The prediction has a mean pLDDT of 83. A computed fold for a 475-nucleotide part of an RNA from an uncultured organism, annotated as small-subunit ribosomal RNA, 3' major domain.
[in-house]
Context: one part of a larger RNA
């Protein structure tokens, strides 16, 4: 100089402290570990693995097994030879891949074009090595640091600036200093939101007029007004007032939709973990080459004494059931979204209008709210398991889908020790809707909006971090 201390001293983070709501107990979904297996493919493994990669495992996907079968091989290009075929319909072997028989089958400017066999070069490998690499990604961490030139000091590693008195969310500023500058970060600059005017009015509104319905912006018209989308305003500690040298920091101050970074995203410095990733993709080197390549069925990834991680549902009266009635944003649709109407108790089926959608449609928001009833029970709580019938999609739902309708009705009366999340339109709680997909194992994941709290005195203490400082038998 770093690292480190159960050294001290500043500060800072839902890091603890005050609160809100979990997990751990209960079924059940879903991942791992273990076990069992032909196989349960592989890879992720303290915080940074375990609803992770997987935004869809019935075949496909599938890398695993098990069995049948190919060897220039499933693509794709070159080259020399030989063909006129491939191919498409039919029998037949067979689990299919494939095999085999019949029938049919090119075009041509005669150069080939297209294809079929043989040969050969180039193949293929989800085979190893992420400790040979590139790209990407995680983490410290949105912490405030990490440096460089030129000068000084030092024999030299090195220091200095980067410390030091302030002050900030920040190496953010200001003052002062042998240091003067400047890059990489910090902040702005870029998206969305919260108000305002402008400028447009259609597929969106509808406040006046006017017309016409059992009703509706239904039509004429309208641009106000909601709203859509373009480009503008608008916040700067800018004003006051107190403190201060500044820099800033304080106020239930003015104004103001908005106050001191308004809210929130994108954005990830030098580096760390030989942190992940050779199965995304690309690559060195090594190993398979009648197999560790490739086709195919059928099975396996979906097993199950157990453990552990994330979750859904609940253990009920702030609740459940029944009727009935109100209010959303965001998104998706043509091999799709489907209004109506009609059957069905219902999943769903028939027929079918519109609609490439601000038009039409998926759509019912739910939780609210109004009335009834249950009256503290393992119940009208709570569904798990099974039985029995059906829907649907797909070639095809045994293993192994989903969903409906009847019937069974298990555990669980708030959870030990320990543990997790969260600072405001947040937590909690209520529902939409999208990717992915033929169909779902969605209770996941991304997102939308409704309802909508409590508490922070405080920095002793835990846990993680920043800055100078002291100690070192560490590097």
């Nucleotide at each position: 100089u770093g690292a480190c201390g159960g050294g001290g001293g500043u500060c800072c983070g839902c890091a603890c402290a005050a609160g809100c709501g979990g997990u751990g107990g209960a079924g059940c979904a879903u991942g791992u570990g273990g076990u069992u297996u032909a196989a349960u493919u592989c890879g992720a493994u303290g915080a940074u693995a375990c609803g992770c990669g997987a935004g869809g495992a019935a075949c496909c996907u599938u890398a695993c097994c098990u069995g049948g079968g190919c060897u220039c091989g499933a693509a794709u290009g070159g080259c020399u030879c030989c063909g006129g075929a491939c191919g498409g319909c039919a029998g037949c072997a067979g689990a299919a891949a494939u095999g085999u028989u019949g029938c049919u089958u090119u075009c041509u400017u005669c150069g080939g074009a297209c294809u079929g066999g043989a040969g050969u070069c180039a193949a293929g490998g989800u085979g190893c090595u992420g400790c040979a690499u590139g790209g990407c990604u995680g983490u410290c961490g949105u912490c405030a640091g990490c440096u460089c030139g030129u000068g000084c000091c030092g024999u030299g590693a090195g220091g200095u600036g980067u410390u030091g008195g302030g002050u900030u969310a920040a190496g953010u500023c200001c003052c002062g200093c042998a240091a003067c500058g400047a890059g990489c970060g910090c902040a702005a600059c870029c998206c969305c939101u919260a108000u305002c005017a402008u400028u447009a009015g259609u597929u969106g509104c509808c406040a006046u007029c006017a017309g016409g319905u059992u009703a509706u912006g239904c039509u004429g018209g309208g641009g106000a007004c909601u709203c859509u989308a373009a480009g503008g305003a608008g916040a700067c500690u800018g004003c006051c007032u107190g403190c201060g040298c500044a820099a800033g920091c304080a106020g239930a101050g003015a104004g103001g939709a908005a106050g001191g970074a308004g809210g929130g995203g994108a954005c990830g410095a030098c580096g760390u973990c030989a942190a992940g990733u050779c199965a995304u993709c690309a690559u060195g080197g090594c190993c398979c080459u009648u197999a560790c390549g490739c086709c195919c069925a059928g099975g396996g990834c979906u097993a199950c004494a157990c453990a552990c991680g994330u979750g859904c549902u609940a253990c009920a009266a702030u609740g459940g059931c029944g009727c009935a009635u109100a209010c959303a944003a965001a998104g998706g649709g043509u091999a799709g979204c489907g209004a109506g109407c009609a059957g069905g108790c219902a999943a769903c089926u028939g027929u079918a209008a519109g609609c490439c959608a601000a038009u039409c449609u998926c759509a019912a928001a739910a939780a609210g709210u109004g009335c009834g009833u249950c009256u503290c029970a393992g119940u009208u709580c709570g569904g798990a398991u099974u039985g029995a019938g059906g829907u649907c999609u797909g070639c095809a739902a045994c293993u192994c889908g989903a969903c409906c309708u009847c019937a069974u009705g298990a555990a669980g009366u708030c959870g030990g020790a320990a543990u997790c999340g969260c600072u405001a339109g947040u937590a909690a709680u209520c529902g939409c809707a999208u990717a992915u997909c033929a169909g779902c194992a969605a209770u996941g994941a991304u997102g939308c909006g409704g309802u909508g709290u409590a508490u922070a005195c405080g920095u002793u203490c835990c846990c993680g971090g920043a800055c100078a400082u002291u100690g070192u038998a560490c590097a």